[in-house]
RNA sequence: UCAGACGGUCGGACGGCCGCGGCGCGAAAGCGUCGAGGAAAGUCCGGGCUCCACGGAGACAGGGCGCCGGAUAACGUCCGGCCAGGGCGACCUGAGGGAAAGCGCCACAGAGAACGAACCGCCUCGUUCGCGAGGUAAGGGUGAAAAGGUGCGGUAAGAGCGCACCGCUGGCCGCGCAAGCGGACAGGCAUGGCAAGCCCCGCCUGGAGCAAGACCGAAUAGGGACCGCGCGCCGUUUCGGCGGCAGGAACGUCUCCGUUCCGUGCGGUCCGGGUUGGUUGCUGGAGGCGCCGCGCAAGCAGCGUCCAAGAGGAAUGGCCGUCCCUUCGCAAGAAGGACAGAACCCGGCUUACAGGCCGUCUGACGAA
Numbered sequence: 001u002c003a004g005a006c007g008g009u010c011g012g013a014c015g016g017c018c019g020c021g022g023c024g025c026g027a028a029a030g031c032g033u034c035g036a037g038g039a040a041a042g043u044c045c046g047g048g049c050u051c052c053a054c055g056g057a058g059a060c061a062g063g064g065c066g067c068c069g070g071a072u073a074a075c076g077u078c079c080g081g082c083c084a085g086g087g088c089g090a091c092c093u094g095a096g097g098g099a100a101a102g103c104g105c106c107a108c109a110g111a112g113a114a115c116g117a118a119c120c121g122c123c124u125c126g127u128u129c130g131c132g133a134g135g136u137a138a139g140g141g142u143g144a145a146a147a148g149g150u151g152c153g154g155u156a157a158g159a160g161c162g163c164a165c166c167g168c169u170g171g172c173c174g175c176g177c178a179a180g181c182g183g184a185c186a187g188g189c190a191u192g193g194c195a196a197g198c199c200c201c202g203c204c205u206g207g208a209g210c211a212a213g214a215c216c217g218a219a220u221a222g223g224g225a226c227c228g229c230g231c232g233c234c235g236u237u238u239c240g241g242c243g244g245c246a247g248g249a250a251c252g253u254c255u256c257c258g259u260u261c262c263g264u265g266c267g268g269u270c271c272g273g274g275u276u277g278g279u280u281g282c283u284g285g286a287g288g289c290g291c292c293g294c295g296c297a298a299g300c301a302g303c304g305u306c307c308a309a310g311a312g313g314a315a316u317g318g319c320c321g322u323c324c325c326u327u328c329g330c331a332a333g334a335a336g337g338a339c340a341g342a343a344c345c346c347g348g349c350u351u352a353c354a355g356g357c358c359g360u361c362u363g364a365c366g367a368a
Base pairs, nucleotide, nucleotide: 001364002363003362004361005360006359007358008357009356010355012323013322014321015320016319017318018317020035021034022033023032024031025030037339041350042349044348045347046346047345048344049209050208051207052206062205063204064203065202066201067081068080069079070078071077082096083094084093085092086091097200098199102198103197104194105193106192119140120139121136122135123134124133125132126131148166149165150164151163152162153161167189168187169186170185172183173182174181175180213280214279215278216277223271224270225269226268227267228266229265230264231263232245233244234243235242236241247262248261249260250259251258287306288305289304290303291302293300294299324337325336326335327334328333
């Protein structure tokens, strides 16, 4: 210098004028103060908070998670490792437990996709010379995948049949908290792959969500309690009455009588529920920033300091001037400045993002 890898950060600045929302002051006019984001987004995980359900514990079913250690309120998140794959490398990617518990699947091609394989080839024997019987996984062919690999020996040809190395399996030893790594020994080698198929193992797991929930509550209608007044049915009537009849309960018991209540209409007083509405939940919190300590880190602890939208179906905007950046232009100058926008609050993940800036590292080339 060129080409890259990873991480962090900003994402227009200042001033003036006009306007919008919350809060405070004020009689009012008005004044003061605060007013979007790293993702406020998707609503995909995890919590706080609230209500509902639930005697405790356990089991089953369903759902989720799944290498190891750590962080955390918790997590499917983060940090540090391990293993596998990719890259010359910095680094990137991985639903990464179990395939000798059982079941299932393995398209096409291929003889064969797994309790054990013979299509071609090779070898032996037979032969009517067409072929047949047997052996063989070394070679060919198919496939994503073919029954450990390479070599030497061996053999009729072959074959872990024997041996060496590599791989694998088993227990042992060393290191590591662990995943795991390394070593020597033993075993000729056994279980082909798939669990983002069922399943097995281990761990976690009630439901709904601020339109959660709490409080105050007018009028009308409806509900309940109490009080006052009126009201039974039939016949007759000169409409004033008269006659007859009548359910249940209580008033100590039986009979009779009487009174009251049960029913209904109107009026009044009170109570409870509850709609519109008002208040609350509501923003001071697993909070931000700085310093120091511990830790590789995620993070934790201590000290100091700060308070920063809290609404109502919803404010956070516009213009001008100067400057910054990008593009066009010889210049004067012109155009543009991303993605997007709170609604109970946090921790994450994912997705969108013009243009910069900073740091660490890798490879190639050149110079000293």
Predicted 3D model of a 368-nucleotide RNA (Bacterial RNase P class A) from a Parvularculaceae bacterium. Model confidence (mean pLDDT): 76 of 100. It is recorded under the gene name rnpB. The RNAcentral record of the sequence draws on ENA. The model forms 97% of the base pairs in the Rfam consensus. Rfam family: Bacterial RNase P class A. The family's RNA type in Rfam is ribozyme.